Molecule: Fluoride riboswitch aptamer (crcB RNA motif)
Organism: Streptomyces sp. GMY02
Parts: sequence; C1' cells; structure tokens
RNA sequence: CGUCCCCAUGGCGAUGGGGCUCGCCAUAACCGCAGGACGUUCCUGCUGAUGGCCUCUACCGGUGU
Repeated sequence: CGUCCCCAUGGCGAUGGGGCUCGCCAUAACCGCAGGACGUUCCUGCUGAUGGCCUCUACCGGUGU
C1' cells in the first nucleotide's frame, strides 16, 4: 500500500414524523404497477404516507349534528 473478514458509524428501501424489526449500500443502495403513443421520451389510468408491524399527522371519501 492492496484485498478479505468482523465490529462500529452513516445512509437507502416510489409522498411527512416516531418506535420496533428485516434487507441493502459505502457515492452506492433507492426512485411502484398497467395501458397507449412512440422511438427513449411523452400521455392516460390505478395502488400506497410502512421493506414489514404499530402509531401520529396530512390528504380523500362517507355518515351524523
């Protein structure tokens, strides 16, 4: 100096915050699905504030007063 492993730290997991947990990444991880036009970018529609569980808030709809 390089490589590998372990630990720690930080970050990421299609729309905000918190707790637990799982996976991934070390400038990378990550940026949903379907259809159409088209020829690589547009248009239309749909689902979801979670990777998973719980919860708060925002938004939408319904009902009652």